The prediction has a mean pLDDT of 85. Small-subunit ribosomal RNA, 5' domain from Nocardioides insulae DSM 17944, 501 nucleotides, folded computationally. The sequence was found in a public genome assembly. Its Rfam family is "Bacterial small subunit ribosomal RNA". Taxonomically the source falls in Nocardioides insulae (Bacteria, Bacillati, Actinomycetes, Propionibacteriales).
[in-house]
Context: one part of a larger RNA
C1' cells in the first nucleotide's frame, strides 16, 4: 500500500447493486417448506343443486379417505468426515446399467382369484390393532404368440489380449392394459440423447523427535456375488506385496473454477456465484425403486427430549423464518406464485421457504446531496501578540439565483409470455418514472499537526496526570500529556484492531 463474510470506538442525509453464524455439524417450542392425477378404480365423508311421507334419497359441479400411478434419489442446506481415485486433468469400459424424452419397426390376445376401502363385530387411555362378511381396476396371477434372451450344432467376418459382430437350424423358459369419437396410454426390440457405476496415466498440505509395515495381506484355481471388473467374499494351493523417489504412523484439511496480493514468478484463499464429494441427532442395516442404502422414508441400537391411564408410544430446523445458549460479530416467526424453474396432470389447475420480491444493518463497492455566484468598514466574537498588529477570513451578515436528493399534490408503467370461448390474469407497487409547488430551505464529521509523514502556538501540568506502531516523549518556558485557537489529510465516513500479500 492493497485486501476482508470483519469486529470495535466516534459519526451518519438518499438512492442502486451486492452481502450478512467464520463461534457450539449445541439443542430446539411453533408455522410452513412434496405434492399430484376423477380422463387408472371401487365409491360419496363434506360443500353446492334437486325431491322429500323430514327418516331419507338422487345429481356428479366436485370430492374427504382408499387402492392404484409418477414424484418423492430432483430442489434446498452444511462442510463433520475424507489425505483418498475424494478432487483437478486426460484416457479406458472387447467390463456396465439408465425412468421420464426422440427415432425406427413390430404387436396390444384369451382368462382367473383375491384385497384396502365400505359394513358388523373385538381390544387400548393413546398411537394403532384384531376378526367376520363383501366389492372394483392402468393393482395381482395364469395360459396364447413373438423378431430378442439363454444353451447346443455349424457358417461368415473383424480386431485391442482377454474376445466382439452377423447368419442358419434346434431346444428352453419369457410380453401387454385400459380407456375408446380422437387424444392419452401399454408391450417387446434396435438406435440416440441424458444421467450413473467401474479402472488407469499425472498433479496438488505437514512431520523422520514415525523407518520398518502388511495375513484377505500379493497372486492363482474353482465357487458364490454384481448391472458390471476385481480377494468384493469363499475353500484350497502358492510366498509374495509396500518402502529412503519416504511405506506405516501421527497432524492438519471437504477438492477445483475462481478469489485477493504481485510487473512477474511466486505466496495466501477457497465466503457469495458455478461443478464435483461427503453427511442430515450417534452408529449399524437393508426394503421399494430405473436411480438411495434415501435430510423432511422404513427396521434395530444409544443419548437425549416429550405424552402416558405405567400396560405402551412420539421426535429428529447441517430447509425457510424464528428461539435458547456459544460469541468480538452476522437479519423477518414477511409477501407472492406475476415471471424463471420443478413435480403432477390430455388441459384447466395444484403444490413449490426453489425462485422472485418486500423488510433489517454503512456490512461492501458505485453514485449523488449538505448549495451557487457576488460580497471588505477585512464587523462582532474567539485566539495570538513585540501591542503596531496579526490570524480565523469572502468565512458570515447582506444581495443576486437554483431547487438535485428529500417534502406535498396529481398522473403512472415496462417485465405478459402464455393460458382461457371468453371475462381475466403483477407478489413487486401507487414501486420506478413523468409533470406541476414551496423554501437555502431537512442533511458534516473523524483522525492526526516531535522524526518516519502532509499539518503549530498559546495556557495547564511538572518523571505526576499521561502519550506511544518504532524512535522515544514528561523531573517549571513539552510544536510529543490535556485544553483552546489555528492547520493538515480523508469525507458519510473516519480511525483501531484482527488476518494475507
Nucleotide at each position: 500500500g492493497g485486501a476482508c463474510g470483519a469486529a470495535c470506538g466516534c459519526u451518519g442525509g438518499c438512492g442502486g447493486c451486492g452481502u450478512g453464524c467464520u463461534u457450539a455439524a449445541c439443542a430446539c417450542a411453533u408455522g410452513c417448506a412434496a405434492g399430484u392425477c376423477g380422463a387408472g378404480c371401487g365409491g360419496a365423508a363434506a360443500g353446492g343443486c334437486c325431491c322429500u311421507u323430514c327418516g331419507g334419497g338422487g345429481u356428479a359441479c366436485u370430492c374427504g379417505a382408499g387402492c392404484g400411478g409418477c414424484g418423492a434419489a430432483c430442489g434446498g442446506g452444511u462442510g463433520a468426515g475424507u489425505a483418498a481415485c475424494a478432487c483437478g486433468u486426460g484416457a479406458g469400459u472387447a467390463a456396465u446399467c439408465u425412468g421420464c424424452c426422440c427415432u425406427g419397426u413390430g404387436c396390444u390376445u384369451c382368462g382367473g382369484g383375491a384385497u384396502a376401502g365400505c359394513u358388523u363385530c373385538g381390544g387400548g387411555a393413546a398411537a394403532c390393532c384384531g376378526a367376520a362378511a363383501u366389492u372394483a381396476a392402468u393393482a395381482c396371477c395364469g395360459g396364447a404368440u413373438a423378431u430378442g434372451a439363454c444353451g447346443c450344432a455349424u457358417g461368415c467376418u473383424c480386431g485391442c489380449a482377454u474376445g466382439g459382430g452377423u447368419g442358419u437350424g434346434u431346444g428352453u423358459g419369457g410380453a401387454a392394459a385400459g380407456u375408446u369419437u380422437u387424444u392419452c396410454g401399454g408391450c417387446a426390440c434396435a438406435g440416440g440423447a441424458u444421467g450413473u457405476g467401474c479402472u488407469c496415466g499425472c498433479g496438488g498440505c505437514c512431520u523422520a523427535u514415525c523407518a520398518g509395515c502388511u495375513u484377505g495381506a500379493c497372486g492363482g484355481u474353482g465357487g458364490g456375488g454384481u448391472a458390471a471388473u476385481g480377494g468384493c467374499c469363499u475353500a484350497c494351493c502358492g510366498u509374495g506385496g509396500c518402502u529412503u523417489c519416504g511405506a506405516c504412523g501421527g497432524g492438519u484439511a471437504g477438492c477445483c473454477g475462481g478469489c485477493c496480493u504481485g510487473a512477474g514468478a511466486g505466496g495466501g484463499u477457497g465466503a457469495c456465484c458455478g461443478g464435483c464429494c461427503a453427511c442430515a441427532c450417534u452408529g449399524g442395516g437393508a426394503c421399494u425403486g430405473a436411480g438411495a442404502c434415501a435430510c423432511g422414508g422404513c427396521c434395530c441400537a444409544g443419548a437425549c427430549u416429550c405424552c402416558u391411564a405405567c400396560g405402551g408410544g412420539a421426535g429428529g430446523c447441517a430447509g425457510c423464518a424464528g428461539u435458547g445458549g456459544g460469541g468480538a460479530a452476522u437479519a423477518u416467526u414477511g409477501g407472492a406464485c406475476a415471471a424463471u424453474g420443478g413435480g403432477c396432470g390430455g388441459a384447466a389447475g395444484c403444490c413449490u421457504g426453489a425462485u422472485c420480491c418486500a423488510g433489517c444493518a454503512a456490512c461492501g463497492c458505485c453514485g449523488c446531496g449538505u448549495g451557487a455566484g457576488g460580497g471588505a468598514u477585512g464587523a462582532c466574537g474567539g485566539c495570538c501578540u513585540u501591542c503596531g498588529g496579526g490570524u480565523u477570513g469572502u468565512a458570515a451578515a447582506c444581495c443576486u439565483c437554483u431547487u438535485u436528493c428529500g417534502c406535498c399534490c396529481a398522473g403512472g408503467a415496462c417485465g405478459a409470455a402464455g393460458c382461457g370461448c371468453a371475462a381475466g390474469u403483477g407478489a413487486c407497487g401507487g414501486u420506478a418514472c413523468u409533470g406541476g409547488g414551496a423554501u437555502a430551505a431537512g442533511a458534516a464529521g473523524g483522525a492526526c499537526c516531535g522524526g518516519c509523514c502532509a499539518a503549530c502556538u498559546a495556557c495547564g501540568u511538572g518523571c505526576c496526570a499521561g502519550c506511544a506502531g518504532c524512535c522515544g516523549c514528561g523531573g517549571u518556558a513539552a510544536u510529543a500529556c490535556g485544553u483552546a485557537g489555528g492547520g493538515u489529510c480523508c469525507g458519510a465516513g473516519c480511525g483501531u484492531u484482527g488476518u494475507c500479500c